This is a predicted structure of a 145-nucleotide RNA (SAM riboswitch aptamer (S box leader)) from Brevibacillus choshinensis. RNAcentral holds the sequence, with entries from Ribocentre. The coordinates come from a structure-prediction model, not an experiment, and the mean pLDDT is 80.
[in-house]
RNA sequence: ACCUUAUCCAGAGAAGGUGGAGGGACUGGCCCGAUGAUACCCGGCAACCGACAUGACGCUUUUCAGACGCUCGAGACGACUGAAGCAAAGGCGACGUGCACGGUGCUAAUUCCUGCAGAAACAAAAGUAGUCUGGAAGAUAAGGG
Numbered sequence: 001a002c003c004u005u006a007u008c009c010a011g012a013g014a015a016g017g018u019g020g021a022g023g024g025a026c027u028g029g030c031c032c033g034a035u036g037a038u039a040c041c042c043g044g045c046a047a048c049c050g051a052c053a054u055g056a057c058g059c060u061u062u063u064c065a066g067a068c069g070c071u072c073g074a075g076a077c078g079a080c081u082g083a084a085g086c087a088a089a090g091g092c093g094a095c096g097u098g099c100a101c102g103g104u105g106c107u108a109a110u111u112c113c114u115g116c117a118g119a120a121a122c123a124a125a126a127g128u129a130g131u132c133u134g135g136a137a138g139a140u141a142a143g144g145g
Stems, first nucleotide, its partner, number of pairs: 002144007013042001016041003022032003026115001028113002043107003048103003052098004057093004062084005068078002111137001116134004121128002
């Protein structure tokens, strides 16, 4: 490259800095932009993954401390002693909530709308301005590769 799963109508600087021409993935639209966009830095938003805290639940049955052996040493393990204990503490699991420490992400417009298929509705029909459903494409995260 590619594959899988989840999410994509909430939120985030009307006048922070750099920089100076195109940008919003692609198509067709419609927009943003020298009153300085896109981008980068800062700030901010969010909470996908990890860490941490906490709550109830399920599973487990021992748990903690000490010296000894093993070892270069520690850890682990082994047997010993003491303490707690018969359902608790502890351990593990998935979940909820919180946090914002680490890894990302996002920060005009619903992914700005759209593309392909179907449905209702309307229409005598051809059909489709608008509506709904699913899909494609895309983006991001996590996992695989």